GlmS glucosamine-6-phosphate activated ribozyme aptamer, 155 nucleotides, folded computationally. Its Rfam family is "glmS glucosamine-6-phosphate activated ribozyme aptamer". Rfam's curators write: This entry contains a glucosamine-6-phosphate activated ribozyme that is found in the mRNA for GlmS. GlmS is an enzyme that uses fructose-6-phosphate and glutamine to generate glucosamine-6-phosphate. Its mean pLDDT, the model's own confidence on a scale to 100, is 75. The sequence was found by an Rfam model in a public genome assembly.
RNA sequence: AAGAAUUUUCUAGCGCAUGACCUUAAACAGUGAUGUUUGAGGUGACGAGGAAGAGGUUGUCGAAUUUUCAGCGGAUGCCUCUCGGCUGGUCUCGGUCGAUAAAUGCUUUUAAAGCCUUCAGGUAACUGGAGGGACAAAUGAGCCUAAGAGUGGCA
Numbered sequence: 001a002a003g004a005a006u007u008u009u010c011u012a013g014c015g016c017a018u019g020a021c022c023u024u025a026a027a028c029a030g031u032g033a034u035g036u037u038u039g040a041g042g043u044g045a046c047g048a049g050g051a052a053g054a055g056g057u058u059g060u061c062g063a064a065u066u067u068u069c070a071g072c073g074g075a076u077g078c079c080u081c082u083c084g085g086c087u088g089g090u091c092u093c094g095g096u097c098g099a100u101a102a103a104u105g106c107u108u109u110u111a112a113a114g115c116c117u118u119c120a121g122g123u124a125a126c127u128g129g130a131g132g133g134a135c136a137a138a139u140g141a142g143c144c145u146a147a148g149a150g151u152g153g154c155a
Stems, first nucleotide, its partner, number of pairs: 014073003018070002020043010046062003052082006083098005089154002091150003105143004115132007
């Protein structure tokens, strides 16, 4: 130095690249700017959050705004059913959740990119990294309050 194994970390805003936009080489056209064709490339989601099982489905939250566009694939979302927890002793129905197994309300919960500075790679489009200083919402956590109908069976 390389390979292999092991461990740790990260891992569905994730992956792809048909259109589109951008760069470049050659050829052709043009006085030229430039255009066309072909080839080779580049861009194309910033974090937060998310998995009981099956099916269905154009699948959560905000940040930023030149493509985070149109498109394809995937997907932890949502709906229905099943299973399970909680909610009256139990059961059935209803409600609400998912093995960290009510909701609402209040409080709380270090975003990242963008921006500024800088390094590296590339002819370029652009890409990767380091530093600086900001700003969310959902979710989660804590606290308060509160928990139904039927009255058949069982205790």